Bacterial RNase P class A from Woeseia sp., 366 nucleotides, folded computationally. It matches the Rfam family "Bacterial RNase P class A". It is annotated as a ribozyme. Lineage of the source: Bacteria > Pseudomonadati > Gammaproteobacteria > Woeseiaceae > Woeseia.
[in-house]
RNA sequence: AGAGUCGACCAGGCAAUCGCUGCAUCGCUUAGUCGAUGUCAGAGGAAAGUCCGGGCUUCGUCAGGCAGGGCGCCAGGUAACGCCUGGAGGGUGUGAGCCCAUGGAAAGUGCAACAGAAAAUAUACCGCCUAAGCGCCUCGGCGCCGGUAAGGUUGAAAUGGUGCGGUAAGAGCGCACCGCGCGGGUGGUAACACGCCGCGGCACGGCAAACCCCGCUCGAAGCAAGACCAAAUAGGGGAGUAGCAGGCUCGUCCUGCACCGUACGCCUGAGCGGACUCCCGGGUAGGUCGCUAGAGGCAGUCGGCGACGGCUGUCCCAGAUGAAUGAUUGUCCACGACAGAACCCGGCUUACGGUCGGCUCUUUCC
Numbered sequence: 001a002g003a004g005u006c007g008a009c010c011a012g013g014c015a016a017u018c019g020c021u022g023c024a025u026c027g028c029u030u031a032g033u034c035g036a037u038g039u040c041a042g043a044g045g046a047a048a049g050u051c052c053g054g055g056c057u058u059c060g061u062c063a064g065g066c067a068g069g070g071c072g073c074c075a076g077g078u079a080a081c082g083c084c085u086g087g088a089g090g091g092u093g094u095g096a097g098c099c100c101a102u103g104g105a106a107a108g109u110g111c112a113a114c115a116g117a118a119a120a121u122a123u124a125c126c127g128c129c130u131a132a133g134c135g136c137c138u139c140g141g142c143g144c145c146g147g148u149a150a151g152g153u154u155g156a157a158a159u160g161g162u163g164c165g166g167u168a169a170g171a172g173c174g175c176a177c178c179g180c181g182c183g184g185g186u187g188g189u190a191a192c193a194c195g196c197c198g199c200g201g202c203a204c205g206g207c208a209a210a211c212c213c214c215g216c217u218c219g220a221a222g223c224a225a226g227a228c229c230a231a232a233u234a235g236g237g238g239a240g241u242a243g244c245a246g247g248c249u250c251g252u253c254c255u256g257c258a259c260c261g262u263a264c265g266c267c268u269g270a271g272c273g274g275a276c277u278c279c280c281g282g283g284u285a286g287g288u289c290g291c292u293a294g295a296g297g298c299a300g301u302c303g304g305c306g307a308c309g310g311c312u313g314u315c316c317c318a319g320a321u322g323a324a325u326g327a328u329u330g331u332c333c334a335c336g337a338c339a340g341a342a343c344c345c346g347g348c349u350u351a352c353g354g355u356c357g358g359c360u361c362u363u364u365c366c
Base pairs, nucleotide, nucleotide: 001362002361003360004359005358006357007356008355009354010353012332013331014330015329016328017327018326020042021041022040023038024037025036026035027034044338048349049348051347052346053345054344055343056222057221058220059219061270062269063268064267065266066265068218069217070216071215072214073087074086075085076084077083088102089100090099091098092097103213104212108211109210110207111206125152126151127148128147129146133144134143135142136141160178161177162176163175164174165173179202180200181199182198183197184196185194186193187192226289227288228287229286236280237279238278239277240276241275243257244256245255246254247253259274260273261272262271296315297314298313299312300311301310302309303308
């Protein structure tokens, strides 16, 4: 000097004039409303996506089972999560780093085009041998039969690898080492690791983001939830069903059985309830609350590798409802990208400009 990678912060500043919304005070107004004043406050890191998890509201009755959904290495964090932190294993990069749909293939089923001899307990195309057996023979050998999977071909992947011995030629056929499986030991909370010990020639690969098996977990709907006030219409019209037995005070009464309903898809049991089902038609376009003091922010300190948690102090920081922060002037420079809350919060994903810092690699000079 260049390239890369990780992290933090900002998101135009300052001043003046006018304007908009909330709040506070005062005045006017029957109320609503309107006006004035103000050392008051006024869009984001993503407000986006509506993908997850909750707070809150309403419905719901408790248990069991089946189905269905979600997650899937270990240990932690959190209100919780499919999130975050740390670690293990794997992949990738020269590296700093980055990524992970990471339980089980020895429960079963299934899939792998083309090529290749053959794609899972799957083979003989080219090859190698001619030991043994049969035939021929010029006694070199040839043919049949038989053996073989070490060499070669194909492919993403080919029945462990290297070496020695052995054989007719070969092959874990045998041996040594490595690999693999089983058992043990050491370290670690664990996932797991180990140039540790022993046994075994050794089970036959891949895919579960294929069905499946296993483990854990799971009510539904949503602020257009819901509550209150005011007002209005038509306290509207029609059809069907209400079983059996018993009681008596003889009523659409009581009891039992049956029937129907009872968070969701189904089933079972218990408990509770009893009128139920269908069709046509009418009204409700208003206001208030919910609505912002929180699983809150900031600072310091303690604990922790970290996510985060404890303690102390301090602050109040939008609540619109056809939808509020805009316009003008001056000035500064890093010349401002992506882009506007609508009940709230914790995440993830996507879009995007600039400043600062750590680390890695390359080149050059001292």
Model confidence (mean pLDDT): 75 of 100.